[in-house]
RNA sequence: GGGCCUAUAGCUCAACGGUAGAGCACUGCUUUCGCAUAGCAAAGAUAUGGGUUCAAUUCCCAUUAGGUCCA
Numbered sequence: 001g002g003g004c005c006u007a008u009a010g011c012u013c014a015a016c017g018g019u020a021g022a023g024c025a026c027u028g029c030u031u032u033c034g035c036a037u038a039g040c041a042a043a044g045a046u047a048u049g050g051g052u053u054c055a056a057u058u059c060c061c062a063u064u065a066g067g068u069c070c071a
Base pairs, nucleotide, nucleotide: 001070002069003068004067005066006065007064010024011023012022013021018054027041028040029039030038047063048062049061050060051059
């Protein structure tokens, strides 16, 4: 220098172009003499900037960061 892959919640991961979900974690409540466990509830996210579309996490382009391969 070039090719490819990845970027979603605090962490690990889903999501046929049509309401962004799950597990663990955090907070509150119930249960207990207390702790743990269990149940219920709540909060919390699409790397950045553009484009296509009635509608974009999804499709296209560029950038950023990481990984990998070639030179």
Molecule: transfer RNA
Organism: Patescibacteria group bacterium